[in-house]
RNA sequence: GCGGAUGGCUGGAUGACCGCGGGGGGCGACCUUCGAGGAAAGUCCGGACUCCAUGAAGCAAGGGUGCCGGGUAACGCCCGGCGGGGGCGACCCCAGGGAAAGCGCCACAGAGAAGAGUCUGCCCCGCAUGCGGGGUGAUGGUGAAACGGUGGGGUAAGAGCCCACCGCGGACCGGGCAACCGGGACGGCACGGCAAGCCCCACCCGGAGCAAUGCCGAAUAGGGGCCUCGCGCGGAAAGGUCUGCACUUGCAGAGACCUCCGCAGGGACGCUUCAGCCCAGAGGCCCGGGUUGGCAGCUUGACCGCCGUGGUGACACGGUCGGCAGAGGAAUGGUCAUCCAUGGGGAGGAUCGCAAGAUCGGACCCGGGACAGAAUCCGGCUUAUAGGUCAUCCGCGCGU
Numbered sequence: 001g002c003g004g005a006u007g008g009c010u011g012g013a014u015g016a017c018c019g020c021g022g023g024g025g026g027c028g029a030c031c032u033u034c035g036a037g038g039a040a041a042g043u044c045c046g047g048a049c050u051c052c053a054u055g056a057a058g059c060a061a062g063g064g065u066g067c068c069g070g071g072u073a074a075c076g077c078c079c080g081g082c083g084g085g086g087g088c089g090a091c092c093c094c095a096g097g098g099a100a101a102g103c104g105c106c107a108c109a110g111a112g113a114a115g116a117g118u119c120u121g122c123c124c125c126g127c128a129u130g131c132g133g134g135g136u137g138a139u140g141g142u143g144a145a146a147c148g149g150u151g152g153g154g155u156a157a158g159a160g161c162c163c164a165c166c167g168c169g170g171a172c173c174g175g176g177c178a179a180c181c182g183g184g185a186c187g188g189c190a191c192g193g194c195a196a197g198c199c200c201c202a203c204c205c206g207g208a209g210c211a212a213u214g215c216c217g218a219a220u221a222g223g224g225g226c227c228u229c230g231c232g233c234g235g236a237a238a239g240g241u242c243u244g245c246a247c248u249u250g251c252a253g254a255g256a257c258c259u260c261c262g263c264a265g266g267g268a269c270g271c272u273u274c275a276g277c278c279c280a281g282a283g284g285c286c287c288g289g290g291u292u293g294g295c296a297g298c299u300u301g302a303c304c305g306c307c308g309u310g311g312u313g314a315c316a317c318g319g320u321c322g323g324c325a326g327a328g329g330a331a332u333g334g335u336c337a338u339c340c341a342u343g344g345g346g347a348g349g350a351u352c353g354c355a356a357g358a359u360c361g362g363a364c365c366c367g368g369g370a371c372a373g374a375a376u377c378c379g380g381c382u383u384a385u386a387g388g389u390c391a392u393c394c395g396c397g398c399g400u
Base pairs, nucleotide, nucleotide: 001396002395003394004393005392006391007390008389009388010387012339013338014337015336016335017334018333020035021034022033023032024031025030037371041382042381044380045379046378047377048376049209050208051207052206054275055274056273057272058271059270062205063204064203065202066201067081068080069079070078071077082096083094084093085092086091097200098199102198103197104194105193106192118137119140121136122135123134124133125132126131127130148166149165150164151163152162153161167189168187169186172183173182174181175180213296214295215294216293223287224286225285226284227283228282229281232263233262234261235260238259239258240257241254242253243252244251245250265279266278267277303322305320306319307318308317309316310315340369343366344365345364349360350359351358352357
C1' cells in the first nucleotide's frame, strides 16, 4: 500500500421566522423547559402488569427445547468450552440426545438400496465355438450412496478366507466439574443414510391480553322463549311463627314454613383423590333492547451514563450523575439562508517524460443525505439500511 475478518460509534450542522403536543409558572397576555429509532418494523420468543379459571397433588391431551458448563427476572436469548464442517489464515457455520424399541422413506438409473444380487467379467466341468451345469461377487458399469480401505498370502478363480497397517467396536487406565480428549487388553467386526419423517428419551409449560382492567355519568325492557340434571331424609325447639292461659319481663303445648344442626344428593376443572365454596339451585342455547360519553391505566423502569472491584467472558456487586415523548384518529413540522458527507464534470498551475501521456492539485458548476415513524413497558432474535469514522486481527507485496 492492497485485499479480507471481527467489534463499536454515527447516520447531516448552524441561524432566523412561523406553527404543534406534554410539564412548570402566571389573573391574563404570555414566559420557560422537554418532545421518535437502531431498528420505533416483523408479532417470532421471554417476562413485568391486569383480569379470569376454587385451591393442592397426580395423570392424560397438546405444545416447546435438545452437546457440556455458566449468565439472566426469564427465554427458543447471551458467554465460554466440546464435537463436526468450510477457509492459507484471521474467522465463520451446525434444527448438535437415540437408527440394536417399532413403523416408514431412499425418485430415476441399476442385477441389486439393507442382512441384496448375476448385468459385464473371472474360474471349473460336459458337449464343441456356442449352449448347458456349478463356483465367485474381488474387476468393470449404474447411481448421491452398492454390505469397510491399502498391501501381501492363499485359491480352480475369488472373498476378512488368513495376516500387517488404517478404519470400526471396545473391558480398563490417565486428564477434565462435564461434554469430551489421550492410551489401550481384546475382537474379523453389527446389515448404509434419513428422526428440519412418525416415534422413543430427558427437561420445561394454566388462559387471555392495555381493544387487559378500574371508576364516573347516561340510557334501556329488573325483557322474552326453550332444554338438561336436581329440588331428599332425620333431629332439636334457642329465635321467628301458630294455639291456650296470663297480662311488664312470662308459662305450657304444636312442629306445616323460615332461621339452626347432621346425613345424603346436585353443581363449577379434561380425569381421579382431598379440602373449601354455592346450594335448592347449577348449567347450556336462541331472539330482542340500551350504552359507542368522560376520567384513570400513561410512563421512575429487571432505566441510561460514568467510576471502582471481581471474572477469560456474558455479567455481578458497590458508588455517583441524570430526569429523557406520552398523543387520543393521533403532536415532534414548514419556509428561507449558509456550510458539509457521497456522486458526476473539471480550468489555470506543479512534477515526471523526447513525445504521446501519466501523477499531484483543485478555483468553479451540477447535485443533494440510506432504512425508515412511538401508542402499556422492558430483555432478546430476525429482516432493511446511501454514506462517514474508529479499534484490533489475518493474508499478500514493497521499503527501512
The RNA shown here (Bacterial RNase P class A) has 400 nucleotides and comes from Fuscovulum ytuae.